[in-house]
Molecule: transfer RNA
Organism: Candidatus Altarchaeales archaeon IMC4
RNA sequence: GCCCGCGUGGGGUAGCUAGGAUAUCCUAGAGGGUUGCGGACCCUCCGACUCGGGUUCGAAUCCCGACGCGGGCG
Numbered sequence: 001g002c003c004c005g006c007g008u009g010g011g012g013u014a015g016c017u018a019g020g021a022u023a024u025c026c027u028a029g030a031g032g033g034u035u036g037c038g039g040a041c042c043c044u045c046c047g048a049c050u051c052g053g054g055u056u057c058g059a060a061u062c063c064c065g066a067c068g069c070g071g072g073c074g
Stems, first nucleotide, its partner, number of pairs: 001073007010027003020057001029045005050066005
C1' cells in the first nucleotide's frame, strides 16, 4: 500500500441477514426490602448504538467516507 471482518451503557452481550415497538440480558454502581450485622435472595433506578454525510415518512440496521481495533497478502 491492497483486501476482509469488527466497532452498542463502566465491563460483557443480543438485535443488523429482512429498516418501524420503551434497544435485550448479564455484571458493576445507587436506593429500598429482608437480616442481630453482613452475605445470598427479591424489587426499583442508573447508563450505550465510534464520527460525518447520504437514502428514506422513518436508520443501531442500508449506502459512501473517516477514525480505531483485529486478521490476511505484498